[in-house]
RNA sequence: CCGUGCUAGGCGGGGACGUAGCGGCGCCCUGAAUCCGCAAUCCGCUCUAGCGGGGCCGAAUUCCCUCUCGAGGGGUGCGUCCCCCGUGUCGCCCCGUCGUCCGGGGCGUCGAUGGCUCGGGUCCCCUGCGGUGUCGGUCCGUGAACCAGGUCAGGUCCGGAAGGAAGCAGCCUUAAGCGGUAACUGGCAGGCGCAGUGGGAGCCCCCGAGCCGGAGCUACCGGACGACGUAAGGUGCCCGGGUUAUGCCCUCGACAGCGGGUGCACGG
Numbered sequence: 001c002c003g004u005g006c007u008a009g010g011c012g013g014g015g016a017c018g019u020a021g022c023g024g025c026g027c028c029c030u031g032a033a034u035c036c037g038c039a040a041u042c043c044g045c046u047c048u049a050g051c052g053g054g055g056c057c058g059a060a061u062u063c064c065c066u067c068u069c070g071a072g073g074g075g076u077g078c079g080u081c082c083c084c085c086g087u088g089u090c091g092c093c094c095c096g097u098c099g100u101c102c103g104g105g106g107c108g109u110c111g112a113u114g115g116c117u118c119g120g121g122u123c124c125c126c127u128g129c130g131g132u133g134u135c136g137g138u139c140c141g142u143g144a145a146c147c148a149g150g151u152c153a154g155g156u157c158c159g160g161a162a163g164g165a166a167g168c169a170g171c172c173u174u175a176a177g178c179g180g181u182a183a184c185u186g187g188c189a190g191g192c193g194c195a196g197u198g199g200g201a202g203c204c205c206c207c208g209a210g211c212c213g214g215a216g217c218u219a220c221c222g223g224a225c226g227a228c229g230u231a232a233g234g235u236g237c238c239c240g241g242g243u244u245a246u247g248c249c250c251u252c253g254a255c256a257g258c259g260g261g262u263g264c265a266c267g268g
Stems, first nucleotide, its partner, number of pairs: 001268006009057003012030004020046005034054005063261003067257002072252004077248004083242004088237001090236004095229010105218003114212008122201004126196005132189006139180004148173004156165003
């Protein structure tokens, strides 16, 4: 160095999840790499880490190790983007109000804004009228056995007579009283109404009149600017939360690549 037969070993690996930990069935990524049974309400093991039973390859392109590369995965890590939600004050738009200015309309030399005076509206008191309530009067009716009046039958008394006198009942009228009520009238009252050349108070404001004065006024429409306010709506911004995507960092890491390492026996 070659051949033959063996052994170690290999016949996929990785991620997350799960687990006290390890591996597996399952999911995902890679890759091409055997068969049967068990298995997520789990199956089997114990740093020696699937268990049990078969088959194939077999010391090298196939095993082991370092390094490089790097698909892919994970992270309560640090940011960013998109979309959504919420909170917050602030700013803006919108809306309203006020102020100043401008334009239009209206009013104004048949006199604006303004000023003075007077009167009224306001308040208190008083008075008058009306009305209301109440109490009377007038009026009507009723109303006196006897202690009201008039007239007084009968009867009684005086008288010789003529005639007188008193006077009950009845009738009439009326007093006190009782009853009634449309109107009239008088007194009193006040949570009524109106009025007054009434007496006072007051005059911020409103109305009217007179005078002064001499050109603006405007609670109408529109615009500009500023300030204030804000029901509600929109938007910007800060903060918080969620979703998607992505950069950095950390971590695990297939495949691939370079390099290195690694048996036994026999024969030639």

The RNA shown here (Bacterial large signal recognition particle RNA) has 268 nucleotides and comes from a soil metagenome. The coordinates come from a structure-prediction model, not an experiment, and the mean pLDDT is 81. It matches the Rfam family "Bacterial large signal recognition particle RNA". The family's RNA type in Rfam is non-coding RNA gene. Rfam describes the family as follows. The signal recognition particle (SRP) is a universally conserved ribonucleoprotein involved in the co-translational targeting of proteins to membranes. Of the family's consensus pairs, 95% are formed in the model.